A computed fold for a 1565-nucleotide RNA from an uncultured endolithic bacterium, annotated as small-subunit ribosomal RNA. Its mean pLDDT, the model's own confidence on a scale to 100, is 82. It matches the Rfam family "Bacterial small subunit ribosomal RNA". Rfam links the family to the GO terms structural constituent of ribosome and ribosome. The RNAcentral record of the sequence draws on ENA and SILVA.
[in-house]
């Protein structure tokens, strides 16, 4: 830091995928230790049980308990002690005191006139109780009165601890949890003034005196329960009153530096406890802390949300609050927000900070920290410093729970937990030892806050699972050319170690004196023994890392791209290997890669992407000089920019993860000096940008009127006769009723040849006959003005072809729709007659076009040439140069661009300012909005879906595209074929089989150069299993093989018999080979699949003339060029030219055969000439012919004309046997066609193994309603028959050709010469040529069948050939098509040969006779070569569109219906607080003329009054909740509409080629 993926390749363009980091993760597989993190993201779902916010007795009373102390009683034991009387208890009497009842008097008060309340100091009677004295009764004691101590129980006093509920006081507003609400001053950030703060610190002062209550408690009661009701008592740091009182508050006045100082008036405090040392209480002033309040700036998405808003914006007076304020009220005003985005919907807690990333950013708000915010849901307020309060309160609504049914409970989004709900997230644990926080003077208590410890590989880090050695490279797995390779120094063996675990032992720090829940942990020390302790992924490419089986478009795989149809490196297994590691892989989220939202960093001619054009408003940018200012813009300093995180240096845990310490940074914001070049404001002056003005051109600009001729149509009228008229050819259709033609006239409505010109004007659409009128913009000259007045332009307006739509008009022509005729499979089309809207005119709508230069506007800078419109100026030849503006054009340089191309008219170089894209289809649709009369138009998605979709150039193929140019391609000829009958292949059909293959050309008389058995591969049927055939083993014989006979069998086989022969070495051994038999197994065999697994071979285009390299150039590349281009040629044959030079494969030539010549050899060949014959028969000869060996000879060389002087063509030239490749042959570039062929051979692989092998026997390959292909023979006279009897060449021959002779009508048959051949034989050639027959199914044709033979051969019956005699089909030249041939060629005649027993109309060569014809390339095939279009690349047998049928999926409409969630009206009005009322009730506290008391001050009781306090009422506000209407959003809907995907459905053939009608945009049918 990139790859992969669109294409036959390329370049750009674009999506779409990977490779990396991260995670609060989940989910397979696995899992040895530690340390330090982290742990319900989903149901702000419901919660059972524990615990989570108490604390103070040094505020206070009251309750129980234990203790002490002190007294009083009984009890029980002791001890004392020894009764002259003593103890108990009763009655009765006096005295005193004490607390009562009555009378009588007597005072006062209140109601009214006679009572009644009270008090009494006065007097009397009189009751109860104590104490003392006094008589008297009684009952007790030596069986012990009495007196004393210990113990225990009982009672009361006082103090000590403890416990329990009350009152008081301080915390419960922190701690902790959650993220539902919030788009907000709620958060961040930086400021501000109009506050308040309990506990903390600081400093000044104060702390007096008194009053009445309420819980607790006692009673009586209600009630299941919660829990309440009534009396009565009673404390306090609860609660009230007075006093006093500052620098406190309200309120006036002076003064004032506006901060305050002063000076009246009015009003406000307190609380004690106690251990005597302290802790508290009140005012006040200042601190700190914390809260409260405002402001600026930052803070998601939607304009398919454009308008919001009545307390709404502001002012005044009042309320209210700590505290500014419409926070609240009354009046007044009519404001306020908003395209810099009000509102309204949807989403969402916000920041430090976390992930990523080179940064920018982009995502995100778990763990830690700060802010907000909630506490089941909606309202609400009390308290109180501080809450409208998560473990408080009232109401109200849902759920749960207990009821005795009447009524009450309750709130885990504290910590455990528990259901649910999810892919998914821990213990109903310890301890307060540390660190915090409450209460308290203090011990202390409390304390699921924390600190710890459990559970989970969730995460990071860090160990370990062994170390050396150890080659026979062990086994055993794989693989294999079978020879090894490889796992692998891995193992085993040896020699070591003990890290972690594990067993024992000691054992910390965390604690400054005490307390340790971790923890008997950490950490050391000893021991033991390699001992317990490695998986997961992946291995076609991208991407590190390959083989074997299995499977066969199946089962699977898969992140893209794609694998799997019998050889899978892609699927599953194994061996191998490669990556990570207690862990790895996989989903799933982010960021990155992506410059693929482009500020850093993209585009718009054709890939998406310049609005159809203009005109302007906000906006946004903007000429020159000076000056001034300092907003922007630099510097500098200040102040924030919490900690924590990141980074840097240190340190501390054995390292690290992790922590501590500093430090440096937070790129921000404010705030103050200072600069002043740019931009901004102010000013003020400039002309160069822009405009005026005066003179002049050009023009189809624009609007209205008005006129002119041609021309079509029609009407009249004349001439005139049968056709017009239209086509590819028809027909409808006009016309004897006079068409068409022509002539003259008249009508009426369109359009305006020529002129005309990549000329001209207009912002675009657009504009063209002339005249007039009105009128808008250019350009050019030329002076003076004006003084940046400019450029663009979001919303706005306006203008804007053509269809089209209204209203009225007009209507020749042409013409959607329709009709008709034709074409055609069909033709709702293309042609063709006809024809209505429309087209034309006025108004008025619409607003769209491939509205195109597919190019937005302005400015300025950057070579030229050459046309061309308008103007101006100079020259001087007066009709041209030249300059110069302002236009349209063509080339083209330098940029530049993917290329094509653009190129002063930019698509170059910059600046401004608009619009516009962001994969393809879904779709410019759907749905909302707007506009329209409609048609629609504009705005504009989303589900799904597919990996491309496109763009520009490349090389092909293609075209019903274009040139050129060839071929027996056509044409001009000749003769077939398609018609018949027969032969032969094929197909088909039959069949036990009719064996396989070959299939357009290029299968079809082909594999087959020859099926009767064999062949033979097919079928029936008997038969064989190591096998007909090889190789190896063992065992046997050497009577092994050969021949013959018999028998059984259809035969293969089996059996018996005879007859001939007696292998080779040798160490002499039945030793070795050999051959044969017999037996086991390895294995032979297979014409069994695959030619689409293959070699060889072979068809084809095509004997066409192409097909390619190197090296140079061009081009980013694919490639081009060469090889195209002029000529030429059969020819990429040749020259010429030329960024190409040159090469190679192919073209030619070189090889063969033919033709002339010549040299050299003559048997079996040949005879001039000699000689000899019946004959080259012999002698002789080798000249000649021949034969076969070797040369020659032809090259456009030579003339002439042509042509570029070339290359080359032409010429019944010349020579020559041959002339322009002399004729034929062989030879076949680089491909193509998965051409054919496993059945000639060979071969990989799959399959068969008593068979798919192998044998034999009969049977099929020979069938036969039919079709087609290639053949033969024919329809006849250019024949037939018959005679006669000339002339070839190739060639074969011993299992053989046979001369010759004999038989036999004959095929043939008996003898047989002679030849392994230039010697013999086949062999006779035919056609020729003469006579006959005379046009008819014949003297034609010969099929077919009957007879009777011949030959081959084991054997002709299925199934040979061939003879003779009979017989005597079709058939008179063959439709549509369609073959072959251009010269010794077609035609036609016969000969020969391969195979071959026997069988040829076929195949393969020979040779005899011997022709027509070619103008020429326009067509038809099929080929080269240039071009040009292309959406083809499996290349047109391509490719591709749309209905319909079907199955699947998403979505639109939809009568409704369900529900959320707003909003208008209204109605009801919980709780609360506010206000408001007097009929209630009273504390404090006031009066009091009563009573009692009195220390004379008053007190107390009564009695009155009396509140902001109870408790009622009323009123507004208000929660929930009802009616009754919107608005939006969401689910389901019968049915519906179009849309997408879907190997092999249907119907056309719309586009891509001139795609067969050019093709596409817009409108209408």
């Nucleotide at each position: 830091a990139g790859a992969g993926u669109u294409u036959g390749a390329u370049c750009a363009u674009g999506g779409c995928u990977c490779a990396g980091a991260a995670c609060g993760a989940a989910c397979g597989c696995u899992g040895g230790c530690g340390g330090c993190a982290g742990g319900c993201u989903u149901a702000a779902c419901a919660c059972a049980u524990g615990c989570a916010a108490g604390u103070c007795g040094a505020g206070c009373g009251c309750c129980c308990c234990u203790c002490c102390u002190u007294c009083a009683g009984g009890g029980u034991a002791c001890a004392g002690g020894g009764a002259u009387c003593g103890g108990g208890g009763g009655u009765c009497a006096g005295g005193c005191g004490u607390c009562g009842g009555g009378a009588c008097g007597g005072a006062a008060g209140a109601a009214c006139g006679u009572u009644c309340u009270u008090c009494u100091u006065g007097u009397c009677c009189u009751g109860a109780c104590g104490c003392c004295u006094g008589a008297u009764c009684c009952c007790u004691g030596a069986c012990g009165a009495c007196u004393g101590u210990c113990c225990c129980c009982u009672g009361a006093u006082g103090g000590a601890g403890g416990g329990g509920a009350g009152c008081g006081g301080c915390a419960g507003a922190c701690g902790g949890g959650u993220g539902a609400g919030u788009a907000a001053c709620g958060c961040g950030u930086g400021g501000g003034a109009a506050u308040c703060u309990a506990c903390c610190c600081a400093u000044c002062c104060c702390u007096a005196c008194g009053g009445a209550a309420c819980a607790a408690c006692u009673c009586c009661g209600g009630g299941a329960a919660a829990c309440u009701g009534g009396a009565g008592c009673u404390a306090a740091u609860a609660c009230c009153g007075u006093a006093u009182a500052c620098g406190c508050c309200c309120u006036g006045g002076a003064c004032u530096u506006u901060g305050g100082u002063u000076u009246g008036g009015g009003g406000g405090a307190a609380a004690g406890a106690u251990u005597u040392a302290u802790c508290g209480g009140g005012g006040a002033u200042g601190g700190a802390u914390g809260a409260g309040c405002c402001c600026g700036c930052g803070u998601u998405g939607g304009a398919u949300u454009a308008g919001c808003u009545a307390g709404u914006u502001g002012g005044u007076g009042g309320g209210g609050u700590a505290a500014a304020g419409g926070c609240c009220u009354a009046c007044c005003a009519a404001g306020g927000c908003g395209a810099c985005g009000a509102u309204c919907c949807a989403u969402a807690g916000c920041u430090g900070g976390u992930c990523u990333g080179a940064g920018a950013g982009g995502a995100u708000g778990a763990u830690c920290a700060g802010c907000c915010a909630c506490a089941u849901u909606g309202g609400g307020a009390c308290u109180g410093a501080g809450a409208c309060a998560c473990g408080g309160c009232c109401c109200a609504a849902a759920c749960u729970c207990c009821u005795a049914c009447g009524g009450g409970a309750g709130g885990c989004a504290g910590c455990a937990g528990u259901g649910g709900g999810g892919a998914a997230u821990a213990u109903u644990g310890g301890a307060c030892a540390a660190u915090g926080g409450g209460c308290g003077c203090a011990a202390g208590c409390c304390u699921g806050a924390u600190c710890c410890a459990g559970c989970c590989a969730u995460g990071c880090c860090g160990c370990g699972u062994g170390a050396g050695u150890g080659a026979u490279g062990a086994a055993g797995g794989c693989c294999c050319u079978a020879g090894g390779g490889u796992u692998g120094u891995a193992a085993a063996g040896c020699u070591c170690u003990u890290u972690c675990a594990c067993c024992g032992g000691u054992g910390a720090a965390g604690a400054u004196a005490a307390u340790g829940a971790c923890g008997g942990u950490a950490a050391c020390c000893g021991g033991a023994g390699a001992a317990g302790a490695a998986g997961c992924c992946c291995c076609g490419g991208c991407u590190a890392a390959c083989u074997u089986c299995g499977u066969g478009c199946c089962a699977g795989c898969a992140g893209c791209c794609g694998c799997g149809g019998u050889a899978a490196u892609a699927c599953g297994a194994a061996g191998g290997g490669g990556g990570c590691u207690a862990g790895c892989g996989u989903u799933g989220u982010u960021c990155g890669g992506a410059a693929u939202u482009a500020c850093u960093g993209g585009g718009c001619g054709u890939a998406a992407a310049g609005c159809g054009c203009g005109c302007g408003u906000a906006g946004g940018c903007g000429g020159a000089u000076g000056u001034u200012u300092a907003a922007g813009u630099g510097a500098g300093g200040g102040g924030u920019g919490a900690a924590a995180u990141c980074c840097c240096a240190g340190g501390g845990c054995u390292c690290a993860a992790c922590c501590c310490u500093g430090g440096a940074a937070c790129u921000g914001c404010c705030u103050u000096u200072c600069a002043u070049a740019c931009u901004g404001g102010g000013c003020a002056u400039c002309u160069g940008g822009a405009g005026u003005u005066c003179g002049a051109g050009a023009g189809a600009g624009g609007u209205g009127a008005g006129u002119g001729g041609a021309a079509u149509u029609g009407c009249g009228a004349g001439u005139g006769u049968a056709g017009a008229g239209g086509u590819g050819a028809a027909a409808u259709u006009c016309g004897u009723a006079g068409a068409u033609a022509u002539u003259c006239g008249c009508a009426g409505g369109a359009a305006c040849a020529c002129c005309a010109g990549u000329g001209g004007c207009g912002a675009a659409g657009g504009c063209g006959g002339c005249u007039c009128a009105c009128u808008g913009g250019c350009u050019c000259g030329a002076u003076a003005c004006u003084g940046a007045c400019g450029c663009u332009g979001g919303g706005g307006c306006g203008c804007g072809a053509a269809a089209g739509c209204g209203u009225g008009g007009g209507g020749a022509g042409c013409a959607a729709a329709c009709a008709g005729g034709a074409u055609u499979a069909g033709a709702u089309a293309c042609c063709c007659u006809g024809g209505u809207a429309g087209u034309c005119c006025a108004c008025g709508c619409c607003g769209u076009a491939a509205a195109c230069g597919a190019u937005g506007g302005a400015u300025g800078c950057c070579a030229g040439c050459c046309g061309u419109u308008g103007g101006c100026a100079a020259g001087c030849u007066u009709g041209c140069u030249u300059g110069u503006c302002a236009g349209u054009g063509g080339c083209g340089c330098a940029g530049u661009u993917a290329a094509c191309g653009c190129a002063u008219u930019a698509a170059g170089c910059a600046u401004c300012c608009c619009g516009c894209c962001u994969g393809g289809g879904g779709a410019g649709u759907a749905c909302g909005g707007u506009c329209g009369c409609a048609a629609g138009a504009u705005u504009a998605a989303a589900a799904c879906u597919c990996a491309a979709a496109g763009g520009a150039a490349u090389u092909g193929a293609c075209g019903g595209g274009g040139g050129c140019c060839c071929g027996c391609a056509c044409a001009a000829g000749c003769g077939g074929u398609g018609g018949a009958g027969c032969a032969u292949g094929u197909g088909g059909u039959u069949u036990a089989a009719u064996u396989c293959g070959a299939a357009g050309c290029a299968a079809c008389g082909c594999g087959c150069a020859g099926a009767a058995c064999c062949u033979u591969a097919c079928c029936a049927g008997c038969c064989c299993u190591u096998g007909a055939c090889a190789u190896c083993c063992c065992g046997g014989u050497c009577g092994c093989g050969g021949g013959g006979u018999c028998c059984g069998g259809a035969g293969a086989c089996g059996g018996a018999u005879c007859c001939c022969u007696u292998c080779a070495g040798u160490u002499c051994g039945g030793c070795u080979g050999g051959a044969c038999c017999g037996g086991u197994g390895a294995c032979a065999g297979g014409u069994g699949c695959u030619g689409c697994a293959u070699g060889g071979c072979u068809g084809u285009c095509g004997u066409c003339a192409g097909c390619u390299c190197g090296u140079g150039u061009c081009g980013u590349g694919a490639g081009a060029u060469g090889u195209u281009g002029g000529g030429u040629u059969a020819a990429g044959u040749c020259c010429c030219g030329c960024a190409a030079c040159g090469a190679g494969c192919g073209c030619a030539a070189c090889c063969u055969u033919c033709g002339c010549c010549c040299c050299u050899a003559g048997u079996u060949g040949c005879c001039a000439g000699c000689c000899u014959u019946c004959a080259g028969u012999u002698g002789g000869g080798c000249a000649c012919u021949c034969u076969a060996g070797g040369g020659g000879a032809a090259c456009u060389g030579c003339c002439g004309g042509u042509g570029a002087u070339a290359a080359g063509c032409c010429g019944c030239g010349a020579g020559g046997a041959a002339g322009g490749u002399g004729a034929a042959g062989a030879u076949g570039a680089c491909g193509u066609c998965a051409a054919g062929u496993c059945c000639u051979c060979a071969u990989g692989g799959c399959c068969c193994u008593u068979a798919c092998g192998g044998g034999c026997u009969g049977g099929g390959c020979u069938a036969c309603a039919c079709a087609c292909g290639u053949g033969c023979u024919a329809c006849a006279a250019u024949g037939g028959u018959g005679g006669u009897g000339a002339c070839a060449a190739c060639g074969g021959g011993c299992a053989g050709c046979u001369a010759c002779u004999c038989c036999g009508c004959a095929a043939g048959g008996g003898g047989g010469c002679g030849c392994c051949a230039a010697u013999c034989c086949c062999a006779a050639a035919a056609a020729a040529c003469c006579a006959u027959c005379u046009c008819a199914g014949u003297u034609c044709g010969g099929a077919u069948u009957g007879c009777a033979c011949u030959c081959u051969g084991c054997a002709a019956c299925u199934c040979g050939a061939g003879u003779g005699c009979a017989u005597g089909a079709a058939g008179u030249u063959g439709g549509a098509a369609u073959c072959g041939c251009u010269a010794g060629u077609a035609a036609u005649c016969g000969c020969g040969g391969a195979u071959c027993a026997g069988c040829a109309u076929g195949c393969c060569g020979c040779g005899g006779u011997g022709a027509a014809u070619a103008c020429g390339u326009u067509c038809c095939c099929g080929g080269g070569c240039c071009u040009u279009g292309u959406a083809c690349a499996c290349a047109c047998c391509g490719c591709c569109c749309g209905u319909c049928a079907c199955a699947c999926c998403a979505u639109g409409g939809g009568a409704g219906u369900u529900g959320g969630u707003u909003u208008u009206a209204c109605c009801c009005g919980a709780a609360g607080g506010c206000g408001u009322u007097g009929c209630g009730c009273u504390a404090a506290c006031c009066c009091u003329u009563g009573u009692u008391c009195u220390u004379c001050g008053g007190a107390a009781c009564g009695g009155g009054g009396g509140a902001a306090g109870c408790a009622g009422g009323c009123g507004a506000c208000c929660a929930c909740g009802g009616u009754a209407g919107g608005g939006u959003c969401a689910g389901c809907g019968a049915c519906u509409g179009g849309g997408g995907u879907g190997a092999a459905g249907u119907c056309g053939u719309a586009a891509c080629a001139a795609g067969g009608u050019a093709g596409c945009c817009g409108u209408a049918g």